Context: one part of a larger RNA
RNA sequence: GAAUGAACGUUGGCGGCGUGGAUUAGGCAUGCAAGUCGAGCGAGAACUAGUGAGUGGCGGCUUCGGCCAAAGCGAUCUAGGGAAAGCGGCAAACGGGGUAGUAAGGCGUAGGUAACGUACCCUCGGGUCUGGAAUAGCCACGGGAAACUGUGGGUAAUGCCGGAUAUUCUCUUUUAGCCUUAUGGCUUUUGGAGCAAAGGUGAGAUUCCGCCUGAGGAGCGGCUUAUGUGGUACUAGGUAGUUGGUGGGGUAAUGGCCUACCAAGCCUAAGAUGCCUAGGGGGUGUGAGAGCAUGGCCCCCACCACUGGGACUGAGACACUGCCCAGACACCUACGGGUGGCUGCAGUCGAGAAUCUUCCGCAAUGGGCGCAAGCCUGACGGAGCGACGCCGCGUGUGGGAUGAAGGCCUUUGGGUUGUAAACCACUGUCAGAGGGGAUGAAAUGCAUGAAGGCUAUCCUUCAUGUUUGACAAAGCCUCAGAGGAAGCACGGGCUAAGUACGUGCCAGCAGCCGCGGUAAUACGUACUGUGCGAACGUUAUUC
Numbered sequence: 001g002a003a004u005g006a007a008c009g010u011u012g013g014c015g016g017c018g019u020g021g022a023u024u025a026g027g028c029a030u031g032c033a034a035g036u037c038g039a040g041c042g043a044g045a046a047c048u049a050g051u052g053a054g055u056g057g058c059g060g061c062u063u064c065g066g067c068c069a070a071a072g073c074g075a076u077c078u079a080g081g082g083a084a085a086g087c088g089g090c091a092a093a094c095g096g097g098g099u100a101g102u103a104a105g106g107c108g109u110a111g112g113u114a115a116c117g118u119a120c121c122c123u124c125g126g127g128u129c130u131g132g133a134a135u136a137g138c139c140a141c142g143g144g145a146a147a148c149u150g151u152g153g154g155u156a157a158u159g160c161c162g163g164a165u166a167u168u169c170u171c172u173u174u175u176a177g178c179c180u181u182a183u184g185g186c187u188u189u190u191g192g193a194g195c196a197a198a199g200g201u202g203a204g205a206u207u208c209c210g211c212c213u214g215a216g217g218a219g220c221g222g223c224u225u226a227u228g229u230g231g232u233a234c235u236a237g238g239u240a241g242u243u244g245g246u247g248g249g250g251u252a253a254u255g256g257c258c259u260a261c262c263a264a265g266c267c268u269a270a271g272a273u274g275c276c277u278a279g280g281g282g283g284u285g286u287g288a289g290a291g292c293a294u295g296g297c298c299c300c301c302a303c304c305a306c307u308g309g310g311a312c313u314g315a316g317a318c319a320c321u322g323c324c325c326a327g328a329c330a331c332c333u334a335c336g337g338g339u340g341g342c343u344g345c346a347g348u349c350g351a352g353a354a355u356c357u358u359c360c361g362c363a364a365u366g367g368g369c370g371c372a373a374g375c376c377u378g379a380c381g382g383a384g385c386g387a388c389g390c391c392g393c394g395u396g397u398g399g400g401a402u403g404a405a406g407g408c409c410u411u412u413g414g415g416u417u418g419u420a421a422a423c424c425a426c427u428g429u430c431a432g433a434g435g436g437g438a439u440g441a442a443a444u445g446c447a448u449g450a451a452g453g454c455u456a457u458c459c460u461u462c463a464u465g466u467u468u469g470a471c472a473a474a475g476c477c478u479c480a481g482a483g484g485a486a487g488c489a490c491g492g493g494c495u496a497a498g499u500a501c502g503u504g505c506c507a508g509c510a511g512c513c514g515c516g517g518u519a520a521u522a523c524g525u526a527c528u529g530u531g532c533g534a535a536c537g538u539u540a541u542u543c
Stems, first nucleotide, its partner, number of pairs: 001543004006539005013393006019386002026349003030346003035090003040087002047080004054073002059068003097304003106229008116221003121217008129163004138153006169194004176187004199209002230276003237267003242264008279301004283294004306327005329340004357383001359382003365379001366377004396426004406417004430484001432479004439472002445466009487532005492513003498527005508515002
């Protein structure tokens, strides 16, 4: 000098873009952060309309016994309606947070997989036949303080289970060729065995949305090889599933991944093993570069989710807001027993030098579900707070000498502050008040019409009308008016900038050299000057 996720001191006008829990991976009140589909299924509350058993009794009649009987209320039934819950499907493995662990199951780079997987999506081929048994919801009766739960009855499906049919699928027998480093791979041929499916919408389905099977693709993932990737030798030996083989098991798949048997190997001074530290990279800071330091925000990868362990479901998890077990902690309890997990967004306590709002919206982008309308989305878009950083703008402009007053210095003549002020003439940035509203919104949604695609309920295109903004708000117009907006550090040398007074080795200063003991340009104050400027200094850290 440059830099920072900074902090502290003094000061502080506006805007844009960024950025903000680095410490206790410490504990958490409260709200929200993952739902959706009624075009898979049964059932269906409130409410509305109709019906109207019954009730009611205005009023009327009366032979005084009664009879008729409006309004109102209203069981039942029918139609509409669709809440809450349930079965079922898909999603919940994404998105969001953090860096505890991990020195190598990590990461980076370049490969391999002839050792593999893949829901949704795209392309192509074929198919979608026929039966059955349950169960939740519901009803009835219970247990329990609660959480929750038991028994009986009965019901549906794209839920579950048989049978049929079937391949280029799976297993197996047979034939031939090509390729490969080997187990083998690809193509072809012959026979046998095995495995599928679900419906919905609609007046109408080969046609739309689905379902089953096979092949290919895209994207995503698993495994694996080489190489690179901290410190320490005052850590020198380490290792028994250890190293290899065979058989078996397991996995989507290779493999001591697991197991039985056999052999005795394997790593190591090019640092094994141990200990300490640490997420890795793209990058970032600095530097002429080499290098050194670093990994916050953003992107990619890995890992974690109160602590430890485990599997289930599923295409995918050994799963942050799923399940089970154990533990610590906290809460509820009728003492028998239960409940919870902010390292999501806000917020709170604690510790700390130190780090924000319990905000608005799904309008945009993206995601999940859905034919769609749409619903959900603390992702995201925005606003709020903080000079925390970078950048931009302003705090006026021109004239103005009796060089006013005041301050300071003085050799008492004067000098300086200083065109600075006053005063005169202007301007109108920003802030203020009022108006206006481009743009972020179209490839959005809805309605109508037309054309094309095989006939279509479907798709595409076009036209017309209409609809959707949380938030921000420009340029522009009008008003007023110099009004509301300057400080901080320093002045001995390094280092730009000095005088007076006070103090008297005291009080104090200080980055280094050093100043201060009675004329201190070094302490304190004043005046003045220098530097930077909405900042300026100090501290910490890196080069």